Overview:
RNAcentral holds the full RNA, with entries from SILVA. This is a predicted structure of a 688-nucleotide part of an RNA (large-subunit ribosomal RNA, domain II) from metagenomes. The coordinates come from a structure-prediction model, not an experiment, and the mean pLDDT is 86.
Context: one part of a larger RNA
RNA sequence: GCCGGCGACUUAGAUUUGUGUGGCAAGCUUAAGACGAUAGUCGGAGGCGCAGCGAAAGCGAGUCUGAAUAGGGCGAGAAGAGUCACACGAACUAGACUCGAAACCAGGUGAGCUAGGCAUGACCAGGUUGAACCUCCCGUGACAGGGAGUGGAGGACCGAACCGGUGUCUGCUGAAAAAGACUCGGAUGAGUUGUGUUUAGGAGUGAAAAGCUAACCGAACCUGGAGAUAGCUAGUUCUCCCCGAAAUGUAUUUAGGUACAGCCUCGGCAUCGAGACUACGGCGUGUAGAGCACUGAAAAGGCUAGGGGGCCUACCAGCUUACCAAACCUUAUCAAACUCCGAAGCGUGGUAGUUAUGGCCGGGAGUGAGGCUGCGAGAGCUAACUUUCGUAGCCCAAAGGGAAACAACCCAGAUUGCCAGCUAAGGUCCCAAAGUCAUGGCUCAGUGGGAAAGGAUGUGCGGUUGCUAAAACAGCUAGGAGGUUGGCUUAGAAGCAGCCACCCUUUAAAGAGUGCGUAAUAGCUCACUAGUCGAGUGACCGUGCGCCGAAAAUGAUCGGGGCUAAGCCAUGCACCGAAGCUGCAAAUUUAGUCUUCUUCGGAAGACCAAGUGGUAGGGGAGCGUUCCCGAGGCCGUUGAAGGCAGACCGGAAGGACUGUUGGAGGUAAGGGAAGUGCGAUUGCCGGU
Numbered sequence: 001g002c003c004g005g006c007g008a009c010u011u012a013g014a015u016u017u018g019u020g021u022g023g024c025a026a027g028c029u030u031a032a033g034a035c036g037a038u039a040g041u042c043g044g045a046g047g048c049g050c051a052g053c054g055a056a057a058g059c060g061a062g063u064c065u066g067a068a069u070a071g072g073g074c075g076a077g078a079a080g081a082g083u084c085a086c087a088c089g090a091a092c093u094a095g096a097c098u099c100g101a102a103a104c105c106a107g108g109u110g111a112g113c114u115a116g117g118c119a120u121g122a123c124c125a126g127g128u129u130g131a132a133c134c135u136c137c138c139g140u141g142a143c144a145g146g147g148a149g150u151g152g153a154g155g156a157c158c159g160a161a162c163c164g165g166u167g168u169c170u171g172c173u174g175a176a177a178a179a180g181a182c183u184c185g186g187a188u189g190a191g192u193u194g195u196g197u198u199u200a201g202g203a204g205u206g207a208a209a210a211g212c213u214a215a216c217c218g219a220a221c222c223u224g225g226a227g228a229u230a231g232c233u234a235g236u237u238c239u240c241c242c243c244g245a246a247a248u249g250u251a252u253u254u255a256g257g258u259a260c261a262g263c264c265u266c267g268g269c270a271u272c273g274a275g276a277c278u279a280c281g282g283c284g285u286g287u288a289g290a291g292c293a294c295u296g297a298a299a300a301g302g303c304u305a306g307g308g309g310g311c312c313u314a315c316c317a318g319c320u321u322a323c324c325a326a327a328c329c330u331u332a333u334c335a336a337a338c339u340c341c342g343a344a345g346c347g348u349g350g351u352a353g354u355u356a357u358g359g360c361c362g363g364g365a366g367u368g369a370g371g372c373u374g375c376g377a378g379a380g381c382u383a384a385c386u387u388u389c390g391u392a393g394c395c396c397a398a399a400g401g402g403a404a405a406c407a408a409c410c411c412a413g414a415u416u417g418c419c420a421g422c423u424a425a426g427g428u429c430c431c432a433a434a435g436u437c438a439u440g441g442c443u444c445a446g447u448g449g450g451a452a453a454g455g456a457u458g459u460g461c462g463g464u465u466g467c468u469a470a471a472a473c474a475g476c477u478a479g480g481a482g483g484u485u486g487g488c489u490u491a492g493a494a495g496c497a498g499c500c501a502c503c504c505u506u507u508a509a510a511g512a513g514u515g516c517g518u519a520a521u522a523g524c525u526c527a528c529u530a531g532u533c534g535a536g537u538g539a540c541c542g543u544g545c546g547c548c549g550a551a552a553a554u555g556a557u558c559g560g561g562g563c564u565a566a567g568c569c570a571u572g573c574a575c576c577g578a579a580g581c582u583g584c585a586a587a588u589u590u591a592g593u594c595u596u597c598u599u600c601g602g603a604a605g606a607c608c609a610a611g612u613g614g615u616a617g618g619g620g621a622g623c624g625u626u627c628c629c630g631a632g633g634c635c636g637u638u639g640a641a642g643g644c645a646g647a648c649c650g651g652a653a654g655g656a657c658u659g660u661u662g663g664a665g666g667u668a669a670g671g672g673a674a675g676u677g678c679g680a681u682u683g684c685c686g687g688u
Base pairs, nucleotide, nucleotide: 001688002687003686004685005684006683011094012093013092015091016090017089018088019087020086021085022084023083024082027048028047029046033042034041035040052059053058062074063073064072065071097235098234100232104225105224106223107222108221109220115199116198117197118196119195120194121193122192123191124189126158127157128156129154134149135148136147137146138145162186163185164184167182168181169180170179201217203213204212205211238622239621240620241619242618243617248261249260250259251258252257262367263366264364265363266362267361268360269359274357275355276354277353278352279351280350282348283347284346285345289341290339291338295335296334297333299331300330301329302328304325306324307323308321309320310319311318370395371394372393373392374391375390376389377388378387379386400411401410402409415586416585417584418583420582421581422580426576427575428574429561430560431559435573437572438571439570440569441568442567448563454548455547458545459544460543461542462541463540464539465538466537467536475532476531477530478529479528481505482504483503486500487499488498511526515524516523587612588611589610590609592607593606594605595604596603597602623677625674626673627672628671629670633667634666635665642661643660644659645658646657648655649654
């Protein structure tokens, strides 16, 4: 891992509340207990109801407040239904659906591991060094001091046993729940060790690491309180039918919990109607837009206070200003916290139309982490699969078709069946269902099939404008001159470093010179002109489709093949295409009509209409298992239960029948009671 078995909403309460059924009813009912014996009968204490109001005393169809015969609150009225039992839904109290802590407390057990102490024993090969004392010699006045010998000190040295555990490797489902190999530290000491003994759980012991206290110690282990508590995680077992959420508001030692409200469901009640949508009027509003009338911001000009600068001036003054600038004027703007204005919407009410909701009371919930997309905004970087609101849709809880694949995008909401039809989005060359469809254009970039600023005689369309048969544009031939080397500057400056001016003449035309060039000249060239040639040629604006800009990490690619349309734009027809729509058949829910039956509650059948995706969750109807009554019955050795197999029946859970195995039990209709259904809990036990 697999298989089998076991495994989770229970039980209790004279508790509370609701629904259903039944008994009795202005009443209903007993509890403990007793008698009897599992039948039942007593038992009225007590409880609920028949009256309320008040905190209460209390009063009472009233009462409380109050001075009140006031007003007001809660009641009464017109009437009126309760209570007991059972079943079920829920609440409360209990372990309360099951499993799960870390912990807390109590009483005990542990120092055979380890830490410290105490008592009494034991052990430390060999080698080295050579302190003091002492002896002798030298030395001193005497000491001191020196030398030699002797001696054998030391938390001395080297190094086995012994104790340790430095580094590396191995081992790491180990040989081993801490070791092995090599290496290394101490090794007469604060040494090591045997035996006995002692100190313990908020306590011991500790050369102190919160170490150790029997292989996990920041509080041991065992048992008990104990099923601690767990707003947390996991799990929660048969079937079908109807409806179907929420992820919001307020509050919270609250934020992953809870309460109330909102939204779901079930039952009851009343009401012709209050809900929803659409249309058209009325009223409200101050957003989008717009505007500048207010509040502010802000550009240019004018006008002109004030200020600054300049001139003038003994002072006072005066003049001037391409300076700053209030108010005002003209032109032109901006604003979430501006508005002279002002939609769409939204709200409210009215009238119509289409629909079928809406309200109140009560039982049961779940939800209170939401997400994405479009639109309107805040935050952020007009960043984020970001965050916070509003609004609509979808996902959540929605399958199907499309988008290659792809919760949310586009289409569309799956009761079931069909080898029937029509469509949506999207498609129609092949993979792959359907056009190699039609007409007119565009694109040559594989653009299509990723991207910006910016760049470019790509190309199509539309427009503005110049030149042009008195010959344009381009090319070719020729000219392109003189005053003059203009003046200045400069070493030089001669068209061509720079500054100033930019004239006149000859001309068909020719600049005091467009560029190259020289030290300066020279030289080449251009503008300009003639000739040749013979029809268009320049500049610009708008727009369609393309080009460049364009570098990424495993092998590329539009989904692929491949495509010059099978790309793009426009128009048209046809077809394909979904669980959409239609057709036929069937099931079921709700409402209606009809018929039959009826214990009058209802049941069955037929027809018709509208429905039938679904998580949390509410409601309804069923299947099966064990046990009890039925049952002293029935089935069973002419073969029970159980097993195996099979093409049977039923809408499902499930149920028959036959054969075979098995070898002794099983049990109907109809009822009752539950240890009542397993795939999941890193579930438990067993097998494999």
It matches the Rfam family "Bacterial large subunit ribosomal RNA". Rfam links the family to the GO terms structural constituent of ribosome and ribosome.